[in-house]
């Protein structure tokens, strides 16, 4: 210095403004939002994990086109796209809720083994 193994702290963000209706923050016009390790360079949409669902196996979403450049689907410019699970006077990334919960992680601390 590494690992492993015990503890603690942290660890998700968003409907302005209109339309229609007995009724929608939910439909239509708009607006908004981006978790965590990775990756020749910074990533919602490139690899993966996480939150849900299942007894287990498992299942579970989206990006092109140009430009710099040794290197970018991650930078710049422009057009797109996506997006759990219950609930709800009318269909929900955005509202209430499970959840003052848990995780992917991230950081700190102390002692022992190798």
């Nucleotide at each position: 210095u590494a690992a492993a193994u015990u503890c603690u702290u942290c660890g998700g963000g968003g409907u302005c403004a209109g339309g229609u209706g007995c009724a929608a923050u939910u439909c239509c016009u708009a607006a908004c939002c981006g978790g965590c390790g990775g990756u020749a360079a910074u990533a919602g949409c490139c690899c993966g994990c996480g939150a849900g669902c299942g007894u287990a196996a498992g299942c579970a979403g989206a990006u092109c086109u140009g430009g710099u450049g040794a290197g970018a689907u991650u930078c710049c410019a422009g057009a797109g796209c996506c997006g759990a699970c219950a609930g709800u006077u009318a269909a929900a990334g955005u509202c209430u809720g499970g959840a003052u919960g848990g995780a992917a992680g991230a950081a700190g601390a102390g002692a022992u083994u190798u």